[in-house]
Context: one part of a larger RNA
RNA sequence: AAGUAGCGAGAUGUAGGUGAGAAUCCUACAGGCCGAAUACCUAAGGUUUCCUGGGGAAGGCUCGUCCUCCCAGGGUUAGUCGGGACCUAAGCCGAGGCCGAAAGGCGUAGGCGAUGGACAACAGGUUGAUAUUCCUGUACCACCAAACUCCGUUUGACGACGGGGUGACGCAGGAGGAUAGGAUGAGCGCACGACUGAAAGAGUGCGUCUAAGCAUUUAGGCUGAUCAGAUAGGCAAAUCCGUUUGAUCUUAAGGCUGAGGUGUGAUGGGGAGCCAUUUAUGGCGAAGCAUCUGAUUCCACGCUGCCAAGAAAAGCCUCUAAGGAGGAGUUUGGUGCCCGUACCGCAAACCGACACAGGUAGGUGAGGAGAGAAUCCUAAGGCCGGC
Repeated sequence: AAGUAGCGAGAUGUAGGUGAGAAUCCUACAGGCCGAAUACCUAAGGUUUCCUGGGGAAGGCUCGUCCUCCCAGGGUUAGUCGGGACCUAAGCCGAGGCCGAAAGGCGUAGGCGAUGGACAACAGGUUGAUAUUCCUGUACCACCAAACUCCGUUUGACGACGGGGUGACGCAGGAGGAUAGGAUGAGCGCACGACUGAAAGAGUGCGUCUAAGCAUUUAGGCUGAUCAGAUAGGCAAAUCCGUUUGAUCUUAAGGCUGAGGUGUGAUGGGGAGCCAUUUAUGGCGAAGCAUCUGAUUCCACGCUGCCAAGAAAAGCCUCUAAGGAGGAGUUUGGUGCCCGUACCGCAAACCGACACAGGUAGGUGAGGAGAGAAUCCUAAGGCCGGC
């Protein structure tokens, strides 16, 4: 320079409280903003920022009694959620091996490696801070032991690192069924009764739910099915698969799959509201229906069409080989390891040197108007953004 520029998009007001001190902290009321988000869940990333008590030097573009700041104490509970004790993809490592002055490069067997496959838990309650983890109720999975039952021991049950099947897959289109959700109600339940022009009414407000599991059934989709014989193939074997011959039944039956519904779960839970008191706890607790609408969700890449022709392995089912005396089911009792789990997560906590108008994957995403997740106004919920 100069008490100058600036104080980083935006709505606050009033009253009360606390306090040495209040435009800025807390509470209440009123007003306003977002509402396919400025709500909720969650991945990455951060790594204690979470909660409680205390503090005010510095940080906070003002203030500050406040904080994501400082100090102290506390907080993350799992057989079932995610990952590992399962599987493989790209890619990576790589015993031997090949190549190479050296360093090293490539690569077989083998292994690692999710963003994929496989795989058993739901509802409610509870804390200041965790919950599919704690608690209550009701389940399921694997393994172990016991009891009982059945099958089997040369007339061979069972049995794999082997064989076969399945797993197993693209995109577009349209139709159907169903549900989630929503709306309305002279239905049902509870509460209210006027300060008005009127109104005890077809009044106003609020609420009108409930999982996994188990049992049963279905809209629909797929498939010819069963039996007997033979057997060049599936690196051995096979009763399995494939091939083939015959018989029977066939427009059906059977089998596979399948959302959803119904019953149970539930004499439970939750529930508008009401009551009590020590004022943040305890107790009681109604109705729970009908109609309409309706998904971008499920049946399901199921069907139809198309060309660019759309993973693998484990798992599961089945077959036998070696082996072989045990194997299976039901009930009861028991056991169940390691890691993550707080909090932010379109943001003041991540990436941008900042409490930065930028950037940041996925899911849920209500109502009125509307073709619509546009747009405007609202619900739940959140916020009024630090002069």